[in-house]
């Protein structure tokens, strides 16, 4: 340097043009217990930045970045 993928809650991962963005752990509460643990209910936090398309973009485009793969 081309050319192709990635990016989502702390973490690991679904998901779709219109949702209250799901799941799983972790974290806090609370019940249970003589503590703890285990369970079992509740909360808390998330769409990589910048644009543009569109009545609406986490999703579709164009660019930066970051990782990862191939190529020279």
């Nucleotide at each position: 340097u081309c050319g192709g993928g990635u990016a989502u809650g702390g973490u690991g991962u679904a998901g779709u043009g219109g949702c209250u963005a799901a799941c799983a752990u972790c974290g806090c509460u609370g019940a249970c217990u003589c503590u703890c643990a285990c369970u079992c209910a509740g909360c808390a936090g998330c769409c990589c930045g910048g644009g543009g398309u569109u009545c609406g973009a986490u999703u579709c485009c164009c660019u930066g970045u970051u990782c990862c793969c191939g190529a020279g």